[in-house]
Molecule: transfer RNA
Organism: Candidatus Saccharimonadota bacterium
RNA sequence: GCGCGGGUGGUGUAAUUGGUAGCCACGAGGGACUUAAAAUCCCUUGCUCUAAAAAGCGUGCGGGUUCGAUUCCCGCCCCGCGCA
Numbered sequence: 001g002c003g004c005g006g007g008u009g010g011u012g013u014a015a016u017u018g019g020u021a022g023c024c025a026c027g028a029g030g031g032a033c034u035u036a037a038a039a040u041c042c043c044u045u046g047c048u049c050u051a052a053a054a055a056g057c058g059u060g061c062g063g064g065u066u067c068g069a070u071u072c073c074c075g076c077c078c079c080g081c082g083c084a
Stems, first nucleotide, its partner, number of pairs: 001083007010026003019067001027045006046057003060076005
């Protein structure tokens, strides 16, 4: 340099004939149980704003297409593999 695959919460991941972003697990916080603890079970868990809501933002970065983009197209950055 060329080709292929990937980049989504705190972490590992799911979701694509374009139609509510965040499923599942781990981690974290609270509670139940216990003499106490472990294990187990239940609830909560992106950010901004707010008294709380409502609202807004959010899929590596920047554009494009579209009524609508994690998904399609273009450029760039980063990671892995292969070829030279």